[in-house]
RNA sequence: CGGGCGGGAGAGCCCCGAGCCGCGAGGCGCGGGGCGCCGAAGGAGCAACGACUCCCGGAACCUCUCAGGCACCAGGACCGCUCG
Repeated sequence: CGGGCGGGAGAGCCCCGAGCCGCGAGGCGCGGGGCGCCGAAGGAGCAACGACUCCCGGAACCUCUCAGGCACCAGGACCGCUCG
C1' cells in the first nucleotide's frame, strides 16, 4: 500500500404525475420540480514549522460543499482481526 471479514454517523419537507395494493379510508415505491439540509469516499483550502528576494513545501475528522449524500440498499473516513 492492497485484499477479505466485522463494526461504522449525519441530514427533509412540500407540490405534480401516472403505477401497484385495498370495498373504502388509506398505503407503497417510482419519475420530475421547488426550497432546505448533511459531511466520514474523493476533491479543494490553510496553521505552526521549514526555506526565505519572490515563489514554494506544509496535517486533519478543521473549513468549503465541486463531487457525493438526506427511507431501504449501496457508499462510507475511521477502528478491530486476518492475508499478501
Molecule: Glycine riboswitch aptamer
Organism: soil metagenome